[in-house]
RNA sequence: GGGCCUGUAGCGCAGUCUGGAUAGCGCACUAGCCUUCUAAGCUAGGGGUCGCGGGUUCAAAUCCCGUCAGGCCCG
Numbered sequence: 001g002g003g004c005c006u007g008u009a010g011c012g013c014a015g016u017c018u019g020g021a022u023a024g025c026g027c028a029c030u031a032g033c034c035u036u037c038u039a040a041g042c043u044a045g046g047g048g049u050c051g052c053g054g055g056u057u058c059a060a061a062u063c064c065c066g067u068c069a070g071g072c073c074c075g
Stems, first nucleotide, its partner, number of pairs: 001074007010027004020058001029045005051067005
């Protein structure tokens, strides 16, 4: 230098192929209930520029271009 994969909540991930209407799940966190207390359990809640910038579209996490970071391979 070239090719491919990955990047979504504090952590781990789904969703992307085939665009669709409020962006989800588990754990964690906060509050309440329960309990002598803690844990467990139950209920409720907060938390996201979907790596970044731009484009296409009525509409983009998803398609296109560029770019950054990590990994693997080739030279």